[in-house]
């Protein structure tokens, strides 16, 4: 200097004027209520002034996990759903960290629906090919008969087909061959020793000769799982009109728990149809598994201790307009400045993003 890999940050700023929302605060003001001997005191509202604060890194997706609320308590089994190497973190997770194994890459690094196919079974692998898993003989090699054509055996080492054809190389042996046998390898299973919490790794033996791939196919195994959701739920105010039918009133109709079964609890009204009335307000609502700083532990994720801070809480739904100065990008006197807005809250994952900046690491080349 070039090429790459990983991580982090910003993504407009300041001033002035006018304007918007929450919460406090001030007041020789006004209204209402209560109270007082008394415009005496208090509360609420209005008005005026002024102060603090006022959308995101993803607020998006609604994909996971929870906090919280309700179903009186929330049992057991089956079904169903989810996850899938080991260890750790976390409130928890399908998330994060570290490691193991496999694969890609020269490397930094990245990827993985990572348990099980002979060890429970059932499927699928088009076409081509003789044959696609208890495979099988098209060409070939070889034996017997035969003048020949041909017929009947043996074989799976060679060739062909295919993504894939029952391990590879060399030899013994054979009519010709073949793990039929032998040596050395690869794969699979397994013993021992050492290292590691473990998944596993290294070394060294044994075996049978090797029975493919696919479970992101059904399935088996291990572990986990009540449901619904802030339009949850609680309170206040307000209004109304019942009628018919069926079942039942403790010998129990009905209701409750995702679905089913069992068990269990409540229970005097319940169910169906027709018809009528109300739907306004308050809370939930933001102090929280929160943020920042310092320090300790840990490879890390994270966490202990100490200190400091309060950062939207709207509800026909709030932060906008104008001007000036600067910032970034392109260009030369102009243009442009990304993705995009809370609605109970939090921890993740996934997706979108103009432009700009910082750091670490890997490889190549050159110079000292």
């Nucleotide at each position: 200097a070039g090429a790459g890999u990983c991580g982090c940050c910003c993504g407009g700023a300041u001033c002035a004027c006018c304007g918007c929302g929450u919460u406090g605060u001030a007041g020789a003001u006004c209204u209402a209520g209560a109270u007082u001997a008394a415009u005496u005191u208090c509360u609420a509202g209005a008005c005026u002034g002024g102060a603090c604060c006022g959308a995101g890194g993803a607020a998006a997706g609604u994909c996971c996990g929870g906090a919280c609320u309700c179903c009186a308590c929330a049992g057991a089994g089956c079904a169903a759903a989810g996850u899938g190497g080991u260890g750790g973190g976390u409130a928890a997770c399908g998330c994060c960290c570290a490691c193991c194994c496999g694969g890609a890459g020269c490397a930094a690094u990245c990827c993985g629906c990572g348990g099980g196919a002979a060890c429970a079974g059932u499927g699928c692998c088009a076409c081509a090919g003789a044959a696609a898993a208890u495979a099988g003989a098209c060409c070939g090699c070889u034996c017997a008969u035969g003048a020949a054509a041909a017929u009947g055996g043996g074989u799976a080492a060679g060739g062909g087909u295919g993504a894939a054809a029952c391990g590879g190389u060399g030899g013994u042996g054979u009519a010709a061959g073949a793990g039929a046998c032998c040596a050395c390898c690869a794969g699979c299973a397994u013993g021992u020793a050492c290292g590691g919490c473990a998944a596993c790794g290294u070394a060294u033996g044994u075996g049978g000769c090797u029975a493919g791939g696919u479970a992101a196919a059904c399935c088996c195994c291990a572990c986990u799982u009540g449901g619904a959701g802030c339009a949850a739920g609680a309170c206040c105010a307000g209004a109304c009109a019942g009628a018919u039918a069926g079942c039942g009133c403790u010998u129990g109709a009905g209701a409750g728990c995702u679905g089913c079964u069992c068990g269990u609890u409540c229970g005097a009204g319940c169910u169906a149809u027709c018809g009528g009335g109300u739907a306004g307000g308050u809370c939930g609502c933001u102090u929280g598994a929160u943020u920042c700083c310092g320090u300790g532990a840990g490879c890390a994720a994270u966490u202990g201790c100490g200190g400091a801070a309060c950062u939207a809480g709207a509800u026909g739904g709030a932060u906008g307009g104008u001007g000036a100065u600067c910032c970034c990008u392109c260009a030369u006197u102009g243009a442009g400045g990304a993705c995009a807005g809370g609605a109970u809250c939090c921890g993740g994952c996934u997706u979108a993003c103009a432009g700009g900046g910082c750091g670490a690491c890997u490889c190549u080349u050159c110079u000292g």